[in-house]
RNA sequence: GGAGUCGGCCGGGCAGCCGCUCCUUCGCCGCACCGAGCGGCCGGAGGGGAGGAAAGUCCGGGCUCCGGAGGGCAGGGUGCCAGGUAACGCCUGGGGGGCGCGAGCCCACGGAAAGUGCCACAGAAAACACACCGCCUACCUCCGCCCCGUGCGGAGCGGUAAGGGUGAAAAGGUGCGGUAAGAGCGCACCGCGCCGACGGCAACGGCGGCGGCAGGGUAAACCCCACCCGGAGCAAGACCAAAUAGGGGAACAGGCGGUUACGGCCGCCACGUGUGGCCCGCACGAGUUCCCGGGUAGGUCGCUAGAGACGCGCGGUGACGCGCGUCCCAGAUGAAUGGCUGCCCGCGACAGAACCCGGCUUACAGGCCGGCUCCCUCU
RNA sequence: CGGGGCGUAGCGCAGCCUGGUAGCGCACCACAAUGGGGUUGUGGGGGUCGAAGGUUCGAAUCCUUUCGCCCCGACCA
Numbered sequence: 001g002g003a004g005u006c007g008g009c010c011g012g013g014c015a016g017c018c019g020c021u022c023c024u025u026c027g028c029c030g031c032a033c034c035g036a037g038c039g040g041c042c043g044g045a046g047g048g049g050a051g052g053a054a055a056g057u058c059c060g061g062g063c064u065c066c067g068g069a070g071g072g073c074a075g076g077g078u079g080c081c082a083g084g085u086a087a088c089g090c091c092u093g094g095g096g097g098g099c100g101c102g103a104g105c106c107c108a109c110g111g112a113a114a115g116u117g118c119c120a121c122a123g124a125a126a127a128c129a130c131a132c133c134g135c136c137u138a139c140c141u142c143c144g145c146c147c148c149g150u151g152c153g154g155a156g157c158g159g160u161a162a163g164g165g166u167g168a169a170a171a172g173g174u175g176c177g178g179u180a181a182g183a184g185c186g187c188a189c190c191g192c193g194c195c196g197a198c199g200g201c202a203a204c205g206g207c208g209g210c211g212g213c214a215g216g217g218u219a220a221a222c223c224c225c226a227c228c229c230g231g232a233g234c235a236a237g238a239c240c241a242a243a244u245a246g247g248g249g250a251a252c253a254g255g256c257g258g259u260u261a262c263g264g265c266c267g268c269c270a271c272g273u274g275u276g277g278c279c280c281g282c283a284c285g286a287g288u289u290c291c292c293g294g295g296u297a298g299g300u301c302g303c304u305a306g307a308g309a310c311g312c313g314c315g316g317u318g319a320c321g322c323g324c325g326u327c328c329c330a331g332a333u334g335a336a337u338g339g340c341u342g343c344c345c346g347c348g349a350c351a352g353a354a355c356c357c358g359g360c361u362u363a364c365a366g367g368c369c370g371g372c373u374c375c376c377u378c379u
Numbered sequence: 380c381g382g383g384g385c386g387u388a389g390c391g392c393a394g395c396c397u398g399g400u401a402g403c404g405c406a407c408c409a410c411a412a413u414g415g416g417g418u419u420g421u422g423g424g425g426g427u428c429g430a431a432g433g434u435u436c437g438a439a440u441c442c443u444u445u446c447g448c449c450c451c452g453a454c455c456a
Base pairs, nucleotide, nucleotide: 001375002374003373004372005371006370007369008368009367010366012344013343014342015341016340017339018338020049021048022047023046024045025044026043027042028040029039030038031037051350055361056360058359059358060357061356062355063233064232065231066230070280071279072278073277075229076228077227078226079225080094081093082092083091084090095109096107097106098105099104110224111223115222116221117218118217119216132164133163134160135159136158140156141155142154143153144152145151146149172190173189174188175187176186177185191213192211193210194209195208196207198205199204237301238300239299240298247292248291249290250289251288252287254269255268256267257266258265259264271285272284273283274282294455295454296453308327309326310325311324312323313322314321315320345348380452381451382450383449384448385447386446389405390404391403392402399436407423408422409421410420411419412418429445430444431443432442433441
């Protein structure tokens, strides 16, 4: 100097003027018996005011209601091991596999020697494996030939998974031996399985021994194993105010016994509702659900101080945890963060909070910083 | 803001659960019947299965991500 890789950060800036929204405070006005307080489409001052993804709504949690959230079935999800966390399908570290010279990157990575299903077409055969072509004729049977040898040739019965061919996939690969031809048939190496001790919390690893070798693929097919999951969602939910035809219909108050002051009450069994797919259990037994019709579309709370931000120290390889200090940092409801002017630069991408938070994924002009790797050159 | 569903030929739909040939109706084209049209009959053409990636020998179908469209949800009584 070039090429690459990983991590972190920013994502227009400054000044002036005019606005928008929320909070605090002061003055004025109104309400209120004074006060406290409340309100103002009154005014002034001070302060805050979108994002790294606010997005997709793909996961997880908080919060709220259902019923106090219990058991089983069904259903859904996750899937190497250990840890982190409120929790997760996230993150960290490690193991295994793959790619790269390397820094580094990628992986839905449990089980196919529990069971079931499927594997189109082609092919002999697609799973209790298989003989189409090829190779062989040692053994057995038959036939033919001659120079009659237990010779040669042919057929049958067969042998063979080395070779060809089909296919995505055909019973491990290479080599040597062996054989009639072949074959883990034998041997060496690689692969595979089992056992043992060792290291490691574990996944697993390397080592030694044994076994010639179990046996196709598919679980993002059913399924098995382990673990997890109740449902709905801030239009959850709570309160105030206004209005009405305070309307109509459907479902569900059964039986027995006891008691009574005759209104009821209690017990048992059914039944119904809460209930969400079902059963049990639990709670309640009367107003609860649904449909048609009608009315209002106003306000307050929930609503932002939180698994919060920043800094320092300590523990940990790390994710993260603990302690101390400082700070308060949007809360709207037609819904605010904008407009104009000037200067500067590299002429500004994706994109706008709506209950909150932790992740993932997706979109994104351009720029800054740092670690590491490879190549070339110079000293 | 929350919840649910759907994208397959020009239009309306099936096939997806249980993977292997993409199909039905209308529409379009050609021919025949008619003097011509309508109509009927026969034959034919036309589909990146919204997009991308993955699993698999093989994906419209299974999984993940993404784009677009549609529907429902206020309170009172």

Two RNAs folded together computationally: RNase P RNA and transfer RNA, 456 nucleotides in total. Model confidence (mean pLDDT): 79 of 100.